[in-house]
This is a predicted structure of a 1402-nucleotide RNA (small-subunit ribosomal RNA) from an uncultured bacterium.
The prediction has a mean pLDDT of 86.
């Protein structure tokens, strides 16, 4: 010192939280000692019981009781005499102190400085003077009376330091006079004369004369305590703005210790308040104590100092002193007692009780100390205090053990192993003994007590006293304590919070939004480092955490030390009051303000030395502080005052200028409508289309004349005027206002301005007009799913006019006002100087642009949002809420002032990049549109759903599933289901042991399997044995198509072959992030050109690859046949040829190369020329960063998970083919551009073949079947291509269309076609006559349409992959739909419009 949190990410505001310290604490877990502090914050609630204030016989009468003797004697009692001395009483002093507590008080209560010329004072001190002589009483006490009690009450009779007169009274009080002195003013000194006022003893000693002590009286002083007073200071609300009649002041008084209106009597009519009266709330006030850097901020518990208060409320006495805690009356409540008639009591002392509460202790010891109180003293009393208990409540010390001791036990916990880690930690050796436990010793807190011995002193001074000092002397609650000291043994002694970030510490399991954390953000939905546990970690340790609370951090209320255009915040605006704040020059003062000296600022604390407890907390000594406040001296620059001057601020007069500036009153036309009239005929208005409405009773349209209102086209304006709302035909009056060079006055008159006053759009209110158009409400037509709306047809108020109320606004420039100061450029509006050029220069307004500077960005920038200065105003998280309630204004509607509770972790502002947008703009796709052809309707295949089932095994799921994994489920596959087995296994390594295995035959069985039998190793050897195959006991282990594509890998599909994604460096920008990648042109294309703070670069993009179109070369056999030749029925059959076709390489060709036109001289476009091909020739192959938690754990591989006599595995059978139904893709159809026949008459490309293709020939109508030649292929075979072409015939029919369905009869392939294959031959001959809404493909060798292979396979193809055959139409275009790219914009979207988000209701 900061940190997290708002965002996809950024700056910034701006709130929440957190780390720090503190505590009279409480709550959980624990818990060894010791020292010093602390300890009902809550109900000022209410208490049994015991103690807390009493003393003093040296003031006073008296005196129970015991005791001694001694009398009398009725032997127990009475008396007298000495001793003792309780309890009670008078009397004195002391019970105002000490001790609790804070309830009330906002106040001279407290704090600090001051005053009293307006005071008082007991016991103490000092010093002056006196105490003479009397008298009357009453307690106790005795009689006796009243009651339950408390207690009163009569009579008698008594003492004193109790009380009263009398002498004396220097002083002292009072009155009145003179003086002196001091003051604003008064009571101060001094003198005189008058009034009137005292007293008490006791004790000691004694030489008896008298001395001493202690009290007493009258006075002065003194210390000290008190009492009034008075400047400052220190709480909240203005939603408390007016309050006061003893209030405020006078004379006289009355009262007091004393001033005062404190009281009273009369008089006067006044006092306080925005510098907050007065009312409400809350509060004891301060030294100080937490916190702070510090300014402050909280607190007032312990110690101290002051108030205040004792059950509540009142009230006096006594007394130096009280309106009295442990005193007294009265009144309340409340608690006991009663004989019911009366009485008693007062823990906010000390302990303790009960309630109350998260909570707070012993009915303890002692007066030994200190310190009070009475006494001449012993001595009494003291819950004041000294000590102890209890409580980890806090500070602070110690302790639980120290050294050694492994490449590191065990055991726990991670890992696959290896090893790690718990960890020198433990064990074990050695040692020590704080602490405990036992056991001794044993400080100090205490001494000047009385008393007794010594020594000096002072008075005249023997004795006693008195004052100094010295020596003996007794007393300890704590307590046998602190210390010491010796035994004994590592022995008695450690926990408690965290470890996702903030914040220091991590893994395992266990749990599945469950349990459950959590101070903020935030974890948990199956791998949780955030829940539980456990190991280990980090932190602090006799404590650790958690609540609470206060401060910090919060510059988050900003004095230090914020801000208000957009984040909350400039008042709608002016005028002005009170305040605040003020140009130049001189003088004086000295309130401010600077400086020196003096009082104060209590003590403790706090801070610095330095000291005592073994350290420390603690406690002692000393210094500094104590930032303040008065009192005095000096200063005199700034501020203030005062007094004088200036003109520059500011106003004023001449001169001149300028404006939609007010305000009244007049005129003026253009347009609308409405009336009357002509002219004319059917519409005429109105929309996106219409209606509603209007017109043939004559409308719209025109033309005339006339009425009314409200508004002023053009000029106009990026412009002028006002303060602001705001003003706009003209014209005149009045009224204000700004500017301008120059003259002249005025002399600081200035600047803001809280209340106050005033204005103040449009809407509304009242009352009285006025209404032509426009137009809330309303009413009818539309839209619409509704349509209390946007649209249209009508319309009241209203909108104008006058008077009068309201007082609101996005009253915005969202930017108060004045004044200064700070580069510039350009345009306008009024002036002005110099001048006369479209010129320069100034001064006031109004715009844009920009430097410096400011600014979170955005921007602002002489018209500051820049730099100061002055005043005002207003802001302190979102929401509740400008909402409630108080109060003020209003006719009313309403407005102004304006909260809380509860909630949220964020609400926000300014920019980035993205998506988005029924914004924009430029371009692309078979995207539309233009065309061909299909699906959607039937029947049939296939696939998905749904249903079904013992099982229909699992996935795929909008585009981007659904003839998809499936390139081929009768068994098998197979993963499903029933039933039957197996249980180291169908498989894989290791592995004692055995010797083969394998086959084979038979039997049971549905098989799996099992039983019987028969058969038996190989190789290589150094003979032990090894390796190889089987069996195979035990054990690791094997297995799993079980889960989790949201734990992966890896293929993959999509946008998307779509032009685009990104990167170094530089640059800009606080940052995000831009720039490059954007602009102009162009291209399929971020393809290029050219420009540019960018210059380069990667990955796409294009080319490099193959097919395929042309031509060349080379090769030429299984291709190929011009020409020679030989040959057949025929035929490249054959000899032979290398030309041709064709094949295999290898090359050439295509580059916008040429021309020419557009372009910008460029890129490149558009024509053309040659050329098999052009401007990327046709296809393919290739698919960027990324997106969809997209697919796929059942290809495979895999992490965690799950099952192990079964969720493994065999085996037989079923099932995946089920079927009322929906989707999807396909298959033939629906016919005549077709169907059948026939001519068996054409012509292809690619393919495949040995467990294969399979010719020829024969067999069967046919599927096929019998044979079997050729061929591992340019050979031999699949293998007849089909559509087509020619001929025939059908004649628009459910047909010679169509082929589903069935139905017999058969082929093939398989162990097996029942469920469930294909194919034939015959018979059967459905649905269906071209498909609703909606929708798909396709731009050329393409589309449609024909057939062909080929994978898979035994078998099974409308599917699916590829092959070739015919071979089209159509594309103006880019307005729409869909998808995409590129600029730009808007944004409250960021799991990004399937997004956000509102309102009702559940």
């Nucleotide at each position: 010192a900061g940190a997290g949190u708002u965002u996809g990410a950024u700056c910034c505001u701006g709130g929440c939280u957190c780390a720090g310290a503190a505590c009279g604490a409480a709550c959980g877990c624990u818990g060894g000692c010791g020292g010093c502090g602390c300890g009902u914050c809550u109900u000022a609630a209410g208490c049994a019981u015991g103690c807390a204030a009493g003393u003093c016989g040296g003031g006073c009468g008296g005196g129970a009781u015991c005791c001694a003797u001694g009398c009398g004697c009725u032997u127990g009692c009475g008396c007298a005499u000495g001793g003792u001395g309780a309890g009670a009483g008078c009397g004195g002093c002391g019970g105002a102190c000490u001790g609790g507590c804070g309830a009330g008080u906002a106040a001279c209560a407290c704090g600090u400085g001051g005053g009293c010329g307006a005071c008082g004072c007991g016991c103490c001190c000092u010093c002056c003077g006196g105490a003479c002589g009397g008298g009357a009483a009453u307690a106790g006490c005795c009689u006796g009376u009243a009651g339950a009690a408390a207690u009163a009450c009569a009579g008698g009779g008594u003492a004193a330091u109790g009380c009263c007169g009398g002498u004396u009274g220097c002083g002292a009080a009072c009155g009145c006079g003179c003086g002196c002195g001091c003051u604003g003013g008064a009571g101060g000194c001094g003198c005189g004369c008058g009034u009137g006022g005292a007293a008490a003893g006791c004790c000691c000693c004694c030489a008896c004369g008298g001395g001493g002590g202690c009290g007493c009286c009258g006075g002065a002083g003194g210390a000290g305590c008190g009492g009034c007073c008075c400047g400052c200071g220190g709480c909240c609300c203005a939603u408390c703005a007016g309050c006061c009649u003893g209030u405020a002041g006078g004379c006289g008084g009355u009262g007091c210790a004393a001033g005062g209106g404190a009281c009273c009597a009369c008089c006067u009519a006044g006092g306080c308040u925005a510098c907050g009266a007065c009312g409400g709330g809350u509060a004891c006030c301060c030294g100080g104590c937490c916190u702070c850097a510090g300014a402050g901020g909280g607190c007032g518990g312990a110690c101290g100092g002051g108030c205040g208060c004792a059950u509540u409320g009142g009230g006096a006495c006594u007394g130096a002193g009280a309106u009295a805690c442990g005193g007294c009356c009265c009144a309340g409540a409340c608690u006991c007692c009663u004989a019911c008639g009366g009485g008693a009591g007062g823990c906010a002392g000390c302990a303790g009780c009960u309630a109350a509460g998260a909570a707070u202790a012993u009915u303890c010891c002692g007066c030994a100390a200190u310190g009070g109180g009475g006494g001449g003293a012993a001595c009494c009393c003291u819950g004041a205090c000294g000590g102890a208990g209890c409580g980890a409540c806090g500070c602070c010390g110690c302790g639980u053990g120290g050294g050694c001791g492994a490449g590191g036990a065990a055991g726990g916990c991670c890992g696959g192993a290896a090893g790690g880690u718990u960890g020198u930690a433990a064990a074990g050796c050695c040692c020590u003994u704080u602490u405990g436990c036992g056991c001794g010793c044993g400080a100090g807190g205490a001494a000047u007590a009385a008393g007794g011995g010594g020594a000096g002193g002072a008075g005249g001074g023997a004795a006693u006293g008195c004052c100094u000092u010295c020596c003996c002397g007794g007393u300890g609650a704590c307590u046998g304590u602190a210390g010491c000291g010796c035994g004994c043994g590592a022995a008695u002694a450690a926990g408690c919070g965290c470890c996702g970030g903030c914040u220091a510490a991590u893994u395992a399991c266990g749990u599945g939004c469950c349990a459950g954390c959590a101070g903020c953000c935030g974890c948990g939905g199956u791998a949780a480092c955030a829940c539980g546990u456990a190991a280990g970690g980090c932190g602090c340790g006799a404590g650790c955490g958690u609540u609470g609370u206060u401060c910090g951090g919060a510059a988050u209320c900003a004095u230090u030390g914020g801000g208000c255009g957009u984040a909350a915040a400039g008042g709608g605006c002016g005028u002005g009051u009170a305040g605040g704040c003020g140009g130049c020059c001189c003088u004086g003062c000295a309130a401010g303000c600077c400086u020196g000296g003096c009082g104060u600022g209590a003590a403790a604390u706090c801070c610095c030395g330095g000291g005592g407890c073994u350290c420390a907390a603690c406690c002692c000594c000393g210094g500094a502080a104590c930032c303040g406040c008065g009192c005095u001296g000096g200063g005199a620059a700034c501020u203030g005052c005062u007094g004088g001057g200036c003109u520059g601020g500011a106003g004023c007069c001449g001169c001149u200028g300028u404006g939609g500036c007010g305000c009244a009153g007049c005129c003026g036309g253009a347009a609308u409508u409405c009336c009357a009239g002509g002219u004319g005929u059917a519409g005429g208005g109105g929309u996106g289309a219409a209606a509603u409405c209007u017109g043939u009773a004559g409308a719209u349209a025109u033309c005339u004349g006339g009425a009314a209102g409200a508004a002023c086209a053009c000029c106009g304006a990026u412009g002028g005027c006002g303060a602001a709302g705001g003003c706009a035909g003209g014209c005149u009056g009045c009224g204000a206002g700004c500017g301008g060079a120059c003259g002249g006055c005025u002399g600081a008159c200035g600047c803001u301005g809280a209340g106050g006053c005033g204005c103040g759009a449009a809407g509304g209110c009242g009352c009285g007009g006025g209404g032509a158009g426009c137009g809330a409400a309303c009413a009818g037509g539309a839209u619409u799913a509704g349509a209390u709306a946007c649209c249209c047809u009508g319309g009241u108020a209203g909108u104008c006019c006058g008077c009068g109320c309201a007082g609101u606004a996005a009253a915005c420039g969202a930017u108060g006002c004045a004044c200064a100061c700070u580069g510039g450029g350009u345009g306008u509006c009024c002036g002005g100087g110099c001048a006369u050029g479209a010129g320069c220069c100034c001064g006031g307004g109004u715009g844009c642009c920009g430097a410096a500077g400011c600014g979170a960005a955005c921007g602002c920038g002489u018209u500051a949002a820049g730099u100061g200065u002055g005043c005002c105003g207003c802001c302190u998280g979102g929401g509740g809420a400008g909402u409630a309630u108080g109060c003020c204004c209003g006719c009313a509607a309403g407005g102004g002032u304006g909260a809380a509770a509860c909630u949220c972790a964020a609400a926000g502002g300014a920019a980035u990049u993205g998506a988005c947008g029924g914004g924009g703009g430029c371009c692309c796709g078979c995207a539309c549109a233009a065309g061909c052809g299909g699906u959607g309707g039937a029947g049939c295949a296939u696939g998905u759903g749904g249903u079904u089932u013992a099982a229909u095994u699992c996935g795929a799921u909008g585009g981007u599933a659904c003839g998809c994994g499936a390139a081929g489920a009768a068994c098998c596959u197979u993963a499903c289901c029933a039933a039957g087995g197996c249980u180291u296994g169908a498989c894989a390594u290791u592995g004692a042991a055995u010797g083969a295995c394998c086959g084979c035959u038979u039997c049971a069985g549905a098989g799996a399997u099992g039983g019987a039998g028969c058969u038996u190793c190989u190789u290589c050897u150094u003979c032990g044995g090894a390796a190889g195959c089987a069996u195979g006991a035990a054990a690791a282990c094997a297995g799993g198509u079980g889960g989790u594509g949201c734990a992966u890998g890896g293929c993959u599909g999509u946008c998307g072959u779509c032009a685009g994604c990104u990167c170094g460096u530089g640059u800009c920008g606080u940052g995000a992030g831009a720039u490059g990648u954007u602009g102009g042109g162009u291209u399929a294309a971020g393809u290029c050109c050219c420009g540019c703070a960018a210059c380069g670069a990667g990955c796409g993009c294009a080319a490099c690859c193959c097919c395929u179109a042309u031509c060349c070369u080379a090769u030429g056999u299984u291709a190929c046949c011009a020409g020679c030749a030989a040959g057949u029925a025929a035929a490249g059959u054959u000899g032979g040829g290398g030309a041709c076709u064709c094949a295999u390489a290898g090359g050439a060709g295509a580059c916008u190369g040429c021309c020419a036109a557009g372009g910008a001289c460029a890129a490149c476009u558009u024509g053309g020329a040659g050329g098999a091909a052009g401007g990327c020739g046709g296809g393919g192959a290739u698919g960027a960063c990324g997106u969809c938690a997209a697919g796929u754990c059942a290809u495979c591989a895999u992490g965690c998970c799950c099952c192990u006599u079964a969720u493994g595995u065999c085996u037989u059978g079923g099932g995946c083919u089920a079927c009322a139904c929906a989707c999807g893709u396909a298959c033939u159809a629906c016919a005549a551009u077709g169907g059948u026949c026939g001519a068996c008459a054409a012509c292809a490309g690619a393919g495949g073949g040995a467990a294969g293709c399979a010719a020829a020939g024969c067999c069967g109508c046919g599927a096929g079947g019998c044979a079997g030649a050729g061929c591992a292929a340019a050979a031999c075979c699949c293998a007849g291509a089909a559509a087509c072409u020619c001929g025939a015939u059908c004649u628009c029919a459910g047909u010679u269309c169509g082929g589903a369905u069935c139905g017999c009869a058969g082929g093939c392939u398989g162990c097996a076609a029942c469920c469930c294959g294909c194919c034939u031959g015959c018979g059967u001959g459905a649905a269906g006559u071209c498909g609703g809404a909606a929708u798909c493909g396709c731009u050329a060798g393409u589309a449609a349409u024909c057939g062909c292979a080929g994978g898979u396979c035994a078998g099974c193809a409308u599917a699916c992959u590829g092959c070739g055959g015919u071979g089209a139409a159509u594309a103006c275009g880019u307005u729409c739909c869909c998808g995409g790219g590129c600029c730009u914009u808007g944004c409250a979207c960021a799991c990004a419009c399937c997004g956000c988000c509102c309102g009702u209701c559940a």